The RNA shown here (Bacterial large signal recognition particle RNA) has 265 nucleotides and comes from an Armatimonadota bacterium. Lineage of the source: Bacteria > Bacillati > Armatimonadota. The gene name in the source record is ffs. It matches the Rfam family "Bacterial large signal recognition particle RNA". Rfam classes the family as a non-coding RNA gene.
RNA sequence: CCGUGCUAGACGGGGAGCCGGCGGUGCCCUGUACCCGAAAUCCGCCUGAUGCGGGGUCGAAUUCCCGCCCGAGGUCUCGUCUCUUCAGGUCUGACCGACGUAAGUGGCGAUGAAGGUUGGGUCCCGCGCAACGAAGCCUUGCGAACCCCGUCAGGUCCGAGAGGAAGCAGCGGUAAGCAACCAUCCUUCGUGUGCCGCGGGAAACCUGGCUGGAGCUAACUGCGACGGUUCCGCUGGGGGGGCGUUAUCGACGGCGGGUGCACGG
Numbered sequence: 001c002c003g004u005g006c007u008a009g010a011c012g013g014g015g016a017g018c019c020g021g022c023g024g025u026g027c028c029c030u031g032u033a034c035c036c037g038a039a040a041u042c043c044g045c046c047u048g049a050u051g052c053g054g055g056g057u058c059g060a061a062u063u064c065c066c067g068c069c070c071g072a073g074g075u076c077u078c079g080u081c082u083c084u085u086c087a088g089g090u091c092u093g094a095c096c097g098a099c100g101u102a103a104g105u106g107g108c109g110a111u112g113a114a115g116g117u118u119g120g121g122u123c124c125c126g127c128g129c130a131a132c133g134a135a136g137c138c139u140u141g142c143g144a145a146c147c148c149c150g151u152c153a154g155g156u157c158c159g160a161g162a163g164g165a166a167g168c169a170g171c172g173g174u175a176a177g178c179a180a181c182c183a184u185c186c187u188u189c190g191u192g193u194g195c196c197g198c199g200g201g202a203a204a205c206c207u208g209g210c211u212g213g214a215g216c217u218a219a220c221u222g223c224g225a226c227g228g229u230u231c232c233g234c235u236g237g238g239g240g241g242g243c244g245u246u247a248u249c250g251a252c253g254g255c256g257g258g259u260g261c262a263c264g265g
Stems, first nucleotide, its partner, number of pairs: 001265006009058003012030004020046005034055004064258006073249003078244011091233001093232001094229004099224003103221003106217003115211008123201006129194002131191006139180004148173004156165003
């Protein structure tokens, strides 16, 4: 160096999750990689853990082992944007209400603003007058079994008598009351009354005169402070997604290095 037969080993790997931890089943990535069986209230293990049970193939190299590079993809940190959900009403806000201010716009104002002063009206109080209503007063009639009046037949009582007393009915009258009349005058009271009169009052508005001589108003905008609402903004909490960033693991792939035994020629 060649040949034959073996052995170690290989026949996929990785991420998150689960777990005290490791591996597997399930999910995802890579991309092609022997077959059968069971595995989530699960299966097998213990840091020398990197599956378990049974069978098969390849086999010291394209295939096994180690290192470096690349880097699909996953996870973590932070930032930012966005969607969604719950809450708050402390907020520069938003919206609503009322207030103030008067910078801008508008309106009124030299045919005279604000202010001052002086009349009138609306308003209130008192008095008067009138209107209306009620009652009274006036007149008439009715009007009491007895407990109202007068007269009191009969009858009763007292008395020897003369005489006297109380008194029902009847007759006459009257009180309260009822009714009518007057509803004219007068008296009292009242009023959703009055182009009525007199006196007084208060302060708001309307209106006029005089004075005064340039402001007044606050509708809209602005500004200030207050109260309210929570659709929105904002703030706080939860969840989803995009992008960037940090850290970490890392498939596929690339490069370099390493790798056993026996027999024969």